[in-house]
C1' cells in the first nucleotide's frame, strides 16, 4: 500500500466482499511448563449457611463466666503441699449495661438520571469531628436513669410497674476577649471532666492523655457561574411559583428554597417542550492524522442499597450490614403477633453462548478503637480454579543413502514422503527424584547509654547499643546432585482474492461457500487419502469495534448525460461584502503566570536469567483562565471618496402585461336558386349522408373560435409564456452624454407572490376539434391503432388546484482567460450630394474553434475553464413519486417522508459484433423471363409411426429420408429363439506331447462328440538309431484375449454446411486513459480485399488469381493390335495381304491467348465498350483445389484412442427366424395417362468401359428366358456389343383405347447347399388406378435443360438406385421493385447463448416481511378529584411532670388537631407496544396461464 465482483471487452460512477489490528468474549478440535494480568457484559432476579464494624476497664456502676490472691474450714499427708466447701471485686481481667469514639470510611453496583450529573476554568454568601498551631480556662453545686433487685404480661420478639446506684451521662450557678442589641456609657445570652504516672508526711509540685471557649491552618464538605457534554422537527410552541420585585420565614450558607402582596414576565428555529437512549471522566481500541467506536479491570466524581415516602442522631447521613410508615415477596407463630433485605466476601437457585473457592492470614500496606500492649478488619496480602489474554521456555542436537520398508503418485523408466526414520554419537532446559535454601521485617518488648522536658536517676519523648521476638504465602523463588531422549503437537487451509496439488469416491445428488462461485461421470472448489502451505500450545469459527471506506469528504467528494440545481421571482433573519484615514483591541499573533490529579501513552535509565510486568526521572497532556504586548488583516466606532449600485435627462426596438373596440379569409349550420345520383371514407371496405333531392355550384343570413402570407436557431418576458388591426392604462431592457446620491451591494433558510396543460366550483357560451361513449372495419381476440358519429372539455367571467421531460435535464451574482463568422437593437468614425461600403464600440441571440477541462460524449467569453460569495440538493438498486403521522385542498390530489424485507449488482459514456417489419451500394437460377418436373395414380426405394420374440444400429430444417449400404435368401448380421464352449473363434509368453497332414465309421438340426487307419517331412550340426531350431497341431495352468457394450458433450482422423462467398489477419508506426481504431475506410473498377488513384500509414501473410488434370487448334516425334491416300496382290465381300507413314487415331513433347493490337469512354490511371486477326477473346468450357472460422453439426458401427462397464458372458460357435411386417404419413425415383404417340417391318450413326473361378464368338435346340458345344482373347488384335431415340414404310383414329401396365392364375428358365418366409428372368392368360394433377414447391442460362440409349462398380444370383459415357438438342433473361441467401458502408439498440435475443403486466400456487382493520391485552407519563400512613413544621396543651425558682411559675411531655404528604382509588383523554376475523399492495420462488407493452422506425416513435 491494496484486491475480487456489473461487461463479449473498455473507461467511469457505485455498492457489496476480503486481506489488518483489537476483545472482560463464546463455541469446535487439541493441549507440556512457568511468569504477569483478568474472570456474571444476561435477571438493580430471588437468596439457605458462615463471615464482612467494632473498640475503650487508663470514663462508670459493677462481677455472670475464667484465672489469681486473701480469710475461714473439711479431707489426705510427718510436712511442704494437693484436692474441695464457704466468704471476699482485693488483683488480672471481663459477659451484659451506662458513657465515649467509630458504624457518613473502607467494600459493592450502574437501576435511575440528558442534569451544574460529569469535565474544565472561575466565584462568594458558608460549615467542618479527629489533626496542627495560638490564646485563655478548666471554679463550685444539683437531680436522675440503666445495669441490678422484686413483681407482672407474652408462644416469641419484647414490654410494663415498683425500688437502689455511678460516671468523661444530664442540669443549673460563677467567670467571658466571640455573638446580639445599643442612646457607644453599657446591657443581654452562653463553658468545662476527669483519668493515669512520678516526687512529697501533707499542702502542693511536675508529666501524659483527655475537656471548654475563641482565633488561624490543613484536609473535607455544601452552594453559584462561563464553556463543553447522544438521537429524533413524522415532537413547534412551552411555562402560574411560572419570570422579576417588596416583605417575612427557612438554611451552615446566596436564592421562589417557602409564604403573602405587586408587576406580566421568562424560554424557544444558535431547537424550547416532548419522546427515545445513556452513569460522566482520566482513559481504552482503531487510525498516518483528523476522526470514529467505547467507558471491563486501575483512578477521580456522581447516583443507588427489596420498591416508594420520611425524618431522627450526628462535625458529617436523610444513613448498604440504623430507625419509622406504606407496598410486594419470603420465613416463624400458640393465629393474638412478630422477623428479614448478599448491587460486601465466598456460596445456592434461576436466567444465559458465557464468567472461579462456602480457602489461608492479619506477616506486609492501610483503616477503626485504645496511653499502650492489643483487638477488629472477606479492605488488603496470598493461595485455589480457567490456555481467558499477554510474555517466555520446551517437546531434543549432530551425524546418517542401501536414498530401507510402508504409504501415495506414475509416462511403469521412476518420482515423492526423505536425512525424514532406523542406526551411531551426544545434550538434559522444563518435568521427575533428592539435598540445600533466601528477600519480602519496618517494628514491638526488655535492658543499658545519652539528649530534651522536669527539682528529679519518675514519667513522657528522641538517638545509639545489646538481647528477645514477629512470615499467611512456604520449604516458595533460587542453587546443586541423579537417571534417562526419556514425559510433552496440534489446528486450519491448499479454484481466484491468498502462501500451498495430485489420486480416489460422488455425479446439480451428497455437500461447500467471506465475495466471485463450485457439483449434471475425467471436480486442484464436495468427501477421503498422500503431499504441501501457514500458525503453533494453540489453531479455527462466530459475535463485536475501528481500518481499508476520499463510501458523509474539516483535513478530503460531488450535482449537463452516472444519485443530485429548488418551476420562477420578490424579500426577512443569517452569511459574505469596494477605495482611503483615525480610534479601539473583540477575533488574530507573541510572551508570561496558574491550572491541566495520579496512573496510562512516548523517551531515557533501573529491577525480576529475558520478556510480558514493575519502577525512577523527563517529555507530553495539542485544553481553560488571567496578565502583558503587537495592530498587518477581519470586526466595531467615526471621517472622507467614486470605480459597485442607484437617480435625473435625451433617444431606440419589441407577439412584455391589462382593458375596450374592430377586420377579413376559412369551417359549420340555416334560408333560397340551379341541378342529378351519388357523396363520403379507406390499404381495401363498411357504418354514415342522399330521389323527402345529398354531394357540386350561386346568393343571403347566423354564430363561435383561431389569426394564413410577413415569419427568421428573429424579438420581448423572471419563469410559465406571448403573434390580425386600433385606442387607452402600464412594467422592464438598451444606447448616449452630463449632473447628482455616496456602498445604499450580492445571496437568501423560513415567508409572500407568479406559475403550461389537465382537473374542480358557480354562471355564460359552444363553430371547429374532441377524452368517455356508440357504430363500422381489422384481428385468433381488438375494450386499440383506421373510419363514421359524438358528450364533457377546449372559449369568457370569478374562484380553487400548484403540478410537467416546468429542460440548456446546466441555481444566482462578480472578476479573469486566443480567435473566426452570422444575426437583432443602438452609438461613433472614414468616405460620399446621398444610398452602399469599410473600421470600431455597447447590449442580446446562434454556429465553429484554441488553451483549459471532462469517465467519455462534449463544453469552450452565453463555460461544463480559472477563482470568490451565498442558497438548494445527492450518498447502491428495489421496496418507494410508497405506508403512517402532520400541513394544504371542495374533491381529485399535492407537500413533507420512513422501515421491515430483498438483490450483488443497478447505472453513465464509449468499443467490437450481431440484429432491425432502418438507410445506401452490390452479387447469386434469388426473383423475373422461359423449359421440364414434384405435389394427384400405380409401383420401386428410404424414413416416421405402428406391430413384433426380433423387426440390429446410426443419420433427423436447410446440411436426415435410392443416406452409411457400390448389392440383407444362408453368410453378411451387429437383432431374436433355441442348442453349445469357457485361456476361449483371434494374439504373445511358459511347460509337456505330437512331424505337418491325409483317409474313414457312427450319433446329432448343426456346432460337436465317440472311434478306426495311414504318415514320420524341412533347416543346421557328421556326438547322425542323436541333438537343436522354424512353422503347425493337441494338452495344462496363468498372465491375458475378446466386446458392432456406453460416452462424437473426453478425443484423433475424416466429412457436411455457410461457400469457391471474398473475405480473415499480422508486424512496425500513428491516434485513443482504454476496449479499440487506422491499414481493410473514400473515388472508380472487377468474378474477386481484382487493380488504379487518394489517404497516418508503410509493408506482409492465409484466401482470390495462377501453377495441376481434361477438352477445343496445330507442329514435331513414334507407327501396333489402330489407319489406308497413293502403289501392288486377293476376295462374293471385308486393311484380308504386301507395303505405306500422308489422313484418322493413339500418346509423349511443344506452340498458341497476353486486353498483346486498333478506335472510343474514363482522371493522361485501373478498367470498360466496340473491332481486327484467330481454332479459341477478355477467368475459352469443365474438373481438382474449400482462407480465419460457425453449427459442443455428423461419425466411438470404417479405423484409432482416453475413461467407464461385461469376463462360464454384454465374449465365442451353430440351426432357424428377423432386418422384407402394414391401418397410415412423408421424401426420392421409375412407368404412365398417349397421336411430337403406340404397335409392326426395314435401314443407320457412338463413346466411356469390362473380361481367365472371366468375357464367351460362330453353329445347333427352344416362341422365349435359356440350353448344348467351346473358336478366339490375359485384349487399340478376341468377346461383352444388334446402341436407342432418329429415319423409311404400314397399322391404330381419340376410346380407359392396339394408351397404361399394377395385380392375380398357370407354365417354365437361371444362379445357388438352399429361392417357403425372401431372388431375377421368360411365355400364356388376367388388365387395377390413371385422361396432365389443390395449396404449395424443385431443377436448369448452352453442347446446358429436355429426351435417348450404352457401360461399369458391387455381384453366385438380384438395379426403377449410384457412378460414368456418348446420341439428338432447345427456349428465355426487360430488369433488380419484390422473395431467399450473401458481401461492403452507415444508423439505432435495454441484444452478446447475440431477435429462435431481451422483456412487461394481470391471473394461479408456495413462502416472507409489512400497512389498514371491528376490537382485545399490556405498559408509560401527565391532568382532575377522593382518601390520606409515617413524619417535619404549626395550633392547643384543662391531663402529666426530678433538676431552676421561696412561691407564682418557667420549661418539657402525652393527648387532640391543621397544612404538606407516599402508596392507593375514581375519571376522561394522550402515547407506546403486542395481538386481531378480514383486507391492501410489496418482495422472493428451473421449467404454470393469458397476451406482447418496451428495446430496431419494436412493427401506432418513445417518454413526462
Nucleotide at each position: 500500500a491494496g484486491a475480487g465482483u456489473u461487461u463479449g471487452a473498455u473507461c467511469c460512477u457505485g455498492g457489496c466482499u476480503c486481506a489488518g489490528a483489537u476483545u472482560g468474549a463464546a463455541c469446535g478440535c487439541u493441549g507440556g511448563c512457568g511468569g504477569u494480568a483478568u474472570g456474571c457484559u444476561u435477571a438493580a432476579c430471588a437468596c439457605a449457611u458462615g463471615c464482612a464494624a467494632g473498640u475503650c476497664g487508663g470514663a462508670c456502676g459493677g462481677c455472670a463466666g475464667c484465672a489469681u490472691g486473701g480469710u475461714u474450714u473439711g479431707u489426705a499427708g510427718c510436712a511442704a503441699u494437693a484436692c474441695g466447701a464457704a466468704c471476699u471485686g482485693a488483683u488480672g481481667g471481663c459477659g451484659a449495661g451506662u458513657g465515649g469514639c467509630g458504624g457518613a470510611c473502607g467494600g459493592g453496583u450502574g437501576a435511575g438520571a440528558g442534569a451544574c450529573g460529569c469535565g474544565u476554568a472561575g466565584g462568594a454568601a458558608u460549615c467542618u469531628g479527629c489533626c496542627u498551631u495560638a490564646u485563655a480556662g478548666a471554679g463550685g453545686g444539683g437531680g436522675a436513669c440503666a445495669a441490678c433487685u422484686g413483681g407482672a404480661g407474652g408462644a416469641a420478639a419484647c414490654u410494663c410497674c415498683a425500688g437502689c446506684u455511678a460516671a468523661u451521662a444530664c442540669c443549673g450557678c460563677a467567670u467571658a476577649g466571640a455573638g446580639u442589641c445599643u442612646g457607644a456609657g453599657g446591657a443581654c445570652c452562653a463553658a468545662a471532666a476527669g483519668c493515669u504516672g512520678g516526687g512529697g508526711c501533707a499542702a502542693c509540685c511536675u508529666g501524659g492523655c483527655g475537656c471548654u471557649a475563641u482565633g488561624a491552618g490543613a484536609g473535607g464538605a455544601g452552594c453559584c457561574u462561563g464553556c463543553g457534554u447522544c438521537u429524533g422537527a413524522u415532537u413547534a410552541g412551552c411555562u402560574a411559583g411560572u419570570u422579576g420585585g417588596u416583605a417575612g420565614g427557612g438554611u451552615a450558607a446566596a436564592g421562589g428554597c417557602c409564604u403573602a402582596c405587586c408587576a406580566a414576565g421568562g424560554c424557544g428555529a444558535u431547537g424550547a417542550u416532548c419522546a427515545g437512549u445513556a452513569g460522566c471522566u482520566g482513559g481504552u481500541c482503531u487510525g498516518a492524522g483528523a476522526g470514529g467506536a467505547u467507558g471491563a479491570u486501575c483512578a477521580g466524581c456522581c447516583a443507588c442499597a427489596c420498591u416508594g415516602g420520611g425524618a431522627c442522631u450526628g462535625a458529617g447521613a436523610c444513613a448498604c450490614g440504623g430507625c419509622c410508615c406504606a407496598g410486594a415477596c419470603u420465613c416463624c407463630u400458640a393465629c393474638g403477633g412478630g422477623a428479614g433485605g448478599c448491587a460486601g466476601c465466598a456460596g445456592u437457585g434461576g436466567g444465559g453462548a458465557a464468567u472461579a473457592u462456602u480457602g489461608g492470614a492479619c506477616a506486609a500496606u492501610g483503616g477503626g478503637g485504645g496511653c499502650a500492649a492489643c483487638c477488629c478488619u472477606g479492605a488488603u496480602c496470598c493461595a485455589g480454579c480457567a490456555a481467558u489474554a499477554c510474555c517466555g521456555c520446551g517437546u531434543g542436537u549432530g551425524u546418517g543413502a542401501a536414498g530401507a520398508a510402508g504409504g501415495c503418485c506414475u509416462u511403469c523408466g521412476g518420482g515423492u514422503u526423505g536425512u525424514a526414520a532406523a542406526g551411531c554419537a551426544c545434550u538434559u532446559u522444563a518435568g521427575g527424584u533428592u539435598g540445600g535454601g533466601a528477600a519480602g521485617a519496618a517494628g514491638a518488648u526488655g535492658c543499658a547509654u545519652u539528649g530534651u522536658u522536669u527539682a528529679a536517676g519518675a514519667g513522657a519523648u528522641g538517638a545509639u547499643g545489646c538481647a528477645u521476638u514477629u512470615g499467611a504465602c512456604u520449604g516458595u523463588a533460587c542453587c546443586g546432585a541423579c537417571a534417562g531422549a526419556a514425559u510433552a503437537a496440534g489446528c486450519a487451509c491448499c479454484g481466484g482474492c491468498u502462501a500451498a496439488c495430485u489420486c480416489u469416491g460422488u455425479g446439480c445428488c451428497a455437500g461447500c461457500a467471506g465475495c466471485c462461485g463450485c457439483g449434471g461421470u475425467a471436480a486442484u472448489a464436495c468427501a477421503g487419502a498422500g503431499g504441501g502451505u501457514g500458525c503453533a500450545a494453540g489453531c479455527g469459527u462466530u459475535a463485536a469495534u475501528c481500518g481499508g471506506a476520499g463510501u458523509u469528504a474539516c483535513u478530503g467528494g460531488g450535482c449537463g448525460u452516472a444519485a443530485a440545481g429548488g418551476g420562477c421571482g420578490c424579500g426577512u433573519a443569517g452569511g459574505c461584502g469596494g477605495u482611503u484615514g483615525a480610534a479601539u483591541a473583540a477575533g488574530u499573533g507573541a510572551g508570561a503566570u496558574g491550572u491541566g490529579a495520579a496512573a496510562u501513552c512516548c523517551c531515557u535509565g533501573g529491577g525480576c536469567u529475558u520478556a510480558a510486568c514493575c519502577u525512577a526521572g523527563g517529555a507530553a497532556c495539542u485544553g481553560c483562565a488571567u496578565c502583558u504586548u503587537a495592530u498587518a488583516c477581519u470586526g466595531u466606532u467615526u471621517g472622507a471618496c467614486u470605480g459597485g449600485a442607484g437617480u435625473a435627462c435625451u433617444g431606440u426596438a419589441g407577439a412584455g402585461g391589462g382593458u375596450a373596440g374592430u377586420g377579413g379569409a376559412a369551417u359549420u349550420u340555416c334560408c333560397g336558386g340551379u341541378g342529378u345520383a351519388g357523396c363520403g371514407g379507406u390499404g381495401a371496405a363498411a357504418u354514415g349522408c342522399g330521389u323527402a333531392g345529398a354531394g357540386a355550384u350561386c346568393g343571403g343570413a347566423a354564430g363561435g373560435a383561431a389569426c394564413a402570407c410577413c415569419a427568421g436557431u428573429g424579438g420581448c418576458g423572471a419563469a410559465g409564456g406571448c403573434g390580425g388591426c386600433u385606442a387607452c392604462c402600464u412594467g422592464g431592457a438598451c444606447a448616449g452624454a452630463u449632473a447628482c446620491u455616496g456602498a445604499c451591494g450580492c445571496u437568501g433558510a423560513g415567508g409572500c407572490g407568479c406559475g403550461a396543460g389537465a382537473g374542480c366550483g358557480u354562471g355564460g357560451g359552444g363553430a371547429g376539434c374532441a377524452a368517455a361513449c356508440a357504430g363500422g372495419a381489422u384481428u385468433a381476440g381488438a375494450u386499440a391503432c383506421c373510419c363514421u358519429g359524438g358528450u364533457a372539455g377546449u372559449c369568457c367571467a370569478c374562484g380553487c388546484u400548484g403540478u410537467a421531460a416546468a429542460c440548456g435535464a446546466u441555481g444566482a451574482g462578480u472578476g479573469c482567460u486566443a480567435g473566426g463568422u452570422g444575426u437583432a437593437g443602438g452609438g461613433g468614425g472614414u468616405a460620399u450630394c446621398g444610398a452602399c461600403u469599410c473600421c470600431u464600440u455597447c447590449u442580446g441571440u446562434g454556429c465553429c474553434g484554441c488553451a483549459g477541462u471532462u469517465a467519455a460524449c462534449g463544453c469552450a467569453u452565453u463555460a461544463a475553464g480559472c477563482a470568490c460569495u451565498c442558497c438548494g440538493c445527492c450518498u447502491g438498486g428495489g421496496g418507494a413519486a410508497u405506508a403512517c403521522g402532520g400541513c394544504c385542498g371542495c374533491a381529485a390530489g399535492g407537500u413533507u417522508a420512513a422501515a421491515a424485507c430483498u438483490c450483488a449488482a443497478a447505472g453513465g459514456a464509449a468499443u467490437u459484433g450481431a440484429c432491425g417489419g432502418g438507410g445506401g451500394c452490390c452479387c447469386g437460377c434469388a426473383c423475373a423471363a422461359g423449359c421440364g418436373g414434384u405435389g394427384g395414380a400405380g409401383u420401386a426405394u428410404g424414413u416416421g409411426g405402428u406391430u413384433u420374440a426380433a423387426u440390429u444400429c446410426g443419420a433427423u430444417g436447410a446440411u436426415a429420408c435410392g443416406c452409411g449400404a457400390g448389392a440383407a435368401a444362408c453368410c453378411u448380421u451387429a437383432c431374436c429363439u433355441g442348442g453349445u464352449c469357457u485361456u476361449g473363434a483371434c494374439a504373445u509368453g511358459u511347460a509337456g506331447a505330437g512331424a505337418a497332414c491325409c483317409c474313414u465309421u457312427a450319433a446329432g438340426a448343426g456346432a460337436u462328440u465317440a472311434g478306426g487307419g495311414g504318415g514320420u517331412g524341412c533347416c543346421u550340426g557328421c556326438u547322425u538309431g542323436c541333438a537343436g531350431g522354424a512353422g503347425c497341431u493337441c494338452u495344462a495352468a496363468c498372465a491375458c484375449a475378446g466386446g458392432u457394450g456406453g460416452u462424437g458433450c473426453a478425443u484423433g482422423g475424416u466429412u457436411g454446411u455457410c461457400g469457391u462467398c471474398a473475405g480473415c489477419u499480422c508486424g512496425u508506426g500513428u491516434c485513443g486513459u482504454g476496449a479499440g481504431a487506422u491499414g481493410u475506410u473514400g473515388g472508380g473498377u472487377u468474378a474477386a480485399g481484382u487493380c488504379c488513384c487518394g489517404c497516418a500509414a508503410c509493408g506482409a501473410g492465409c484466401g482470390u488469381a495462377a501453377c495441376c488434370c481434361u477438352u477445343g487448334u496445330u507442329g514435331c516425334u513414334a507407327g501396333u493390335u489402330a489407319c489406308c491416300a497413293g502403289c501392288a496382290c486377293g476376295u462374293a465381300a471385308u486393311g484380308g495381304u504386301g507395303g505405306g507413314a500422308a489422313c484418322u487415331c493413339u500418346a509423349g513433347c511443344g506452340a498458341g491467348a497476353c486486353u498483346g493490337c486498333c478506335g472510343g469512354u474514363g482522371a493522361c490511371a485501373a478498367a470498360c465498350c466496340g473491332g481486327a486477326g484467330g481454332a479459341a477473346g477478355g477467368u475459352g468450357g469443365g474438373g481438382a483445389u474449400g482462407a480465419c472460422g460457425u453449427c459442443a453439426a455428423a461419425u466411438c458401427a470404417u479405423c484409432a484412442c482416453g475413461c467407464c462397464c461385461c469376463u462360464u458372458a454384454c465374449g465365442a460357435c451353430c440351426a432357424g427366424g428377423g432386418c422384407c411386417a402394414c391401418a397410415c404419413a412423408c421424401g426420392u425415383a421409375c412407368u404412365a395417362c398417349a397421336a411430337u404417340g403406340c404397335c409392326c417391318g426395314g435401314u443407320a450413326c457412338a463413346g466411356c468401359g469390362a473380361g481367365c473361378u472371366g468375357c464367351g464368338a460362330a453353329g445347333c435346340u427352344g416362341c422365349g428366358a435359356a440350353g448344348c458345344u467351346g473358336a478366339g482373347c490375359u485384349a487399340a488384335u478376341c468377346u461383352c456389343u444388334u446402341a436407342a431415340a432418329a429415319c423409311c414404310g404400314g397399322g391404330c383414329c381419340a376410346a380407359g383405347u392396339u394408351c397404361a401396365g399394377a395385380u392375380c392364375g398357370g407354365a417354365g428358365g437361371c444362379u445357388g447347399c438352399a429361392a417357403u418366409u425372401c431372388g431375377c428372368c421368360u411365355c400364356c392368360g388376367u388388365g387395377a388406378a390413371g385422361c396432365u394433377g389443390g395449396a404449395a414447391u424443385c431443377g436448369c442460362u448452352a453442347g446446358u435443360a429436355a429426351a435417348c440409349g450404352c457401360a461399369a462398380a458391387u455381384c453366385a444370383g438380384c438395379a426403377u438406385g449410384u457412378u460414368g459415357c456418348g446420341u439428338u438438342g432447345a427456349a428465355u433473361a426487360c430488369g433488380u421493385u419484390c422473395u431467399c441467401g450473401g458481401g461492403c458502408c452507415u444508423u439505432g439498440u435495454a441484444c452478446a447463448c447475440a431477435c429462435c435475443g431481451c422483456c412487461c403486466g394481470u391471473c394461479a400456487c408456495a413462502c416472507c416481511a409489512u400497512g389498514g382493520a371491528a376490537g382485545c391485552c399490556a405498559g408509560u407519563a401527565a391532568c382532575a378529584c377522593c382518601c390520606g400512613a409515617a413524619g417535619c413544621c404549626g395550633g392547643u396543651g384543662a391531663g402529666c411532670u426530678a433538676a431552676c425558682g421561696c412561691a407564682a411559675g418557667a420549661g418539657g411531655c402525652a393527648g387532640c388537631u391543621g397544612u404538606c404528604g407516599a402508596a392507593g382509588g375514581u375519571g376522561g383523554g394522550a402515547u407506546u407496544g403486542g395481538u386481531g376475523a378480514c383486507u391492501g399492495g410489496g418482495g422472493u420462488g428451473a421449467a404454470g396461464u393469458c397476451g406482447u407493452a418496451a428495446c430496431a422506425a419494436g412493427g401506432u416513435a418513445a417518454c413526462c